[in-house]
Context: one part of a larger RNA
Molecule: small-subunit ribosomal RNA, 3' major domain
Organism: Isoetes smithii
Formats: sequence, structure tokens, C1' cells
RNA sequence: UGACGGGGGCCCGCACAAGCGGUGGAGCAUGUGGUUUAAUUCGAUGCAACGCGAAGAACCUUACCUACUCUUGACAUCCAGAGAAUCUUGGCAGAGAUGCCUUAGUGCCUUCGGGAACCGUGAGACAGGUGCUGCAUGGCUGUCGUCAGCUCGUGUUGUGAAAUGUUGGGUUAAGUCCCGCAACGAGCGCAACCCUCGUGUUUAGUUGCCACCAUUGAGUUUGGAACCCUAAACAGACUGCCGGUGAUAAGCCGGAGGAAGGUGGGGAUGACGUCAAGUCAUCAUGGCCCUUACGGCCAGGGCUACACACGUGCUACAAUGGCCGGGACAAAGGGUCGCAACCCCGCGAGGGCAAGCUAACCUCAGAAACCCGGCCUCAGUUCGGAUUGCAGGCUGCAACUCGCCUGCACGAAGCCGGAAUCGCUAGUAAUCGCCGGUCAGCCAUACGGCGGUGAAUACGUUCCCGGGCCUUGUACA
Repeated sequence: UGACGGGGGCCCGCACAAGCGGUGGAGCAUGUGGUUUAAUUCGAUGCAACGCGAAGAACCUUACCUACUCUUGACAUCCAGAGAAUCUUGGCAGAGAUGCCUUAGUGCCUUCGGGAACCGUGAGACAGGUGCUGCAUGGCUGUCGUCAGCUCGUGUUGUGAAAUGUUGGGUUAAGUCCCGCAACGAGCGCAACCCUCGUGUUUAGUUGCCACCAUUGAGUUUGGAACCCUAAACAGACUGCCGGUGAUAAGCCGGAGGAAGGUGGGGAUGACGUCAAGUCAUCAUGGCCCUUACGGCCAGGGCUACACACGUGCUACAAUGGCCGGGACAAAGGGUCGCAACCCCGCGAGGGCAAGCUAACCUCAGAAACCCGGCCUCAGUUCGGAUUGCAGGCUGCAACUCGCCUGCACGAAGCCGGAAUCGCUAGUAAUCGCCGGUCAGCCAUACGGCGGUGAAUACGUUCCCGGGCCUUGUACA
């Protein structure tokens, strides 16, 4: 100087407390461990691995296994060599890779030597490796933590390591600001500048809008530019104003005006560093290793196994409910290898025909919870939907291993969950549906967004956990 203390002081955080809803019990989905296996490819392992890499494992992917095969190779450069390339065909064998045979055929540039491009040929230099080492590395990332810290120059103090500044008194979300001070300044962080939501003005008026005037089944048509909306510019919030308080300061408390008030809400943004944290399987790369194989091609299988254990979720156990009929209101997105209306067929998944749309125009698209009426009457039920049987639909070369969906039948566990444990302070929790990426299809209950309905509680900081500052002790470095 740090680190540590079941030392002290001060202060924060859904850390506790006060509340609301969960997990832990059930069934299923998914990931992991374990076991099994020819293989169940590999990585990730306290927080910070476990719906993680994977924003899509039937084949492919695919790295694994088994079998069949190739050896200058699927890919790059160089040399030699024949032929333009090659496509058009067709046949045979084979699981295919591949092997054998067959048919047609000459373009471009040219200094007529040849060249470009291609190659079922040959030789070797080399290619190739998702093989090892993340404890050789770059890059990227997680984490403490969006915590308020981390440092430097000069000066000063100390023999020196170092200290001071950065400590102290207040204050703040903040090393934020004020005052004081052997310090005076500065840098990286904080804040602000950026995006978005909330108010208004101006400009603009189609594909969006409809107050007034006609009109209709319908903003449908004429018309309108007010409103809504869209999207560009600007205004607006700064403790600016008033009162109190404070040290006359920084600030704090209350109030006014205002769409918004003290960082207005949300996002992006992550200091010096820590964990030899993670990644050699995104990529790049040193070293080592393989080279008729640890490389390449291909078929089938596996990654989907299943006495079990754990994590994360979905659906429930019902009446604030279930079912039937009727009625209402979103936002944000996607679409031409696409989204597909209307109509017809089918109980339905879906099929047929087919208009429109490169989309404020057409379409996916019916929002659901909600409201009204009816049935059920506390039961393993009209709760719950696992499991299983049969019949179908769709995608795709192909749904056996191993897809999703529909109809009928079947109708399991489960009556609110032990010890323990998680999330959340407001348009939040809870609850309800909608969309997207990946994608032929989909095991999505995931992930990322969008809106609808919309709470309870916070006395407080004694205690648990994590963190910041000062101080103290030390058998620690």
C1' cells in the first nucleotide's frame, strides 16, 4: 500500500421488511447430469453452465457410428499433355458414391505461333483436418456493475516503500455540486450530446382522415384540408418563478403555471481492472499431431435411447369458473421462389377456382380477456386434458426409427403442493391475446417484440445478501 475481521461509523440496492404472484407436489415440453449404446458428435458447469452456442437435428445440416468407396484429392496456385468447353441423349450394374458403354458437337480473341476459359489425364510441390492446446494468442463476450469509482502532471511531505490531491463539513442518483484545506490542475468514467414515448406550432394531404354540404349497403362517390393520422423542421423543462429551510453556498421541502417537474418514462451507452472466467467448433492464428487418413465422397443409423436426479417453462387442479349463442374495442409487424380475399366443396384440418397487392391502397387478420343471454351446481364433475385406438389433411424425393394439424372414440395424474426458494415499486406485478425472425415443414409451451385489462404494498434499516466511503486491528501478500 492492499486484502481480510462472527471490529467500529456513515450510506445505497426488490437486500430484508410490507405486499402480490410463482417455483418446489401432478402431467407434459425443453435443457443438463447419469446410465445405456456401434454412435447416442462437440462445447458451456456456483452466482456469471443447464428453453445456453442451436433465429428451426426426418435426408441435408452433421462434426458421431456402421458399411461401401477415393488418394494431387470436394477446394487454391504452378508444370506437362490431349481435346474447345461441353451439353444433347440413351442404356447397363449398384443402396448411392461410382463404374462401364453409347450419341451429338465447335464457339471467343488472334500478330495464325498461339492465347483466354474449361478438363473423366499424369507427376510432384502442396491442398485438406469441427484433430490437441482458450494455461501460447488476436478478436469478440460474460461478470462484479450503469457500481462510482480509477488515475496522471507539477508542487509539497517522508531516508524510503509511499502519502497528499481523492481526506474533512454539507449535499447528490453520481469523485454531483458547494465550502474548507499544501495543494494547483488535468484525463478515463458520472452527467449532457443520440434514439423513442408524452404537448404544441409550421409545412405537406395520398393509398390515410370526414366537421360541414350532397350521397351510399359501405368515406362508397362528389367535395373538403378543419379534425385524426402520417413525417420532417421547430418550440417546450432550466430548480426558470414564489414561499420556507440551509452557512449568505450547494441543495432540500412545499406551491404556482404547465401536456410534462426536479435525471419526465424507456432504450442505446459499461471507466481502470478482476475471475490464467468463456470461446482454437464463427473467424483469425503460434506450436504440436494426421497425410491411401485424424483428409474426401456416399447410403443407412445416431444426435429424439431411459430404472433415475436436477434446472427452466407450459397446462391444470375449477364457479372471479367451464360450455353454447350473440355483440365490441388494439398496437406493432410480415408478404412476389411470397401474402392470398370473394365464391364453391368438406363436420374440420384442408382442397378447388381465382381478384388484388413490390403494399398507409391488397393480404396474413377472426384479436383475446371483456359485455349480454342461456346451461352446468361442487362432483375427480360439462373441471382437467395426459395416454391410447381408428379415420383423414399438409409439407417434402421421403414422415418407420423421428414432423405438424384435423375428426371420432379413450379419458390418466392432479382437489393448490414439505424443507426450501424466485420475480416484481406503476401503466409495474398479475392476466389476455397478436406479430416476427429462423423456416419446405416443424416437435415454438422457446426467443425477440406489440398492444388490451390492470392491482396491492413500502412503518422502517435491527437482522440476511451484495456493494461504496472513512477509520481501526492483523500470526496474511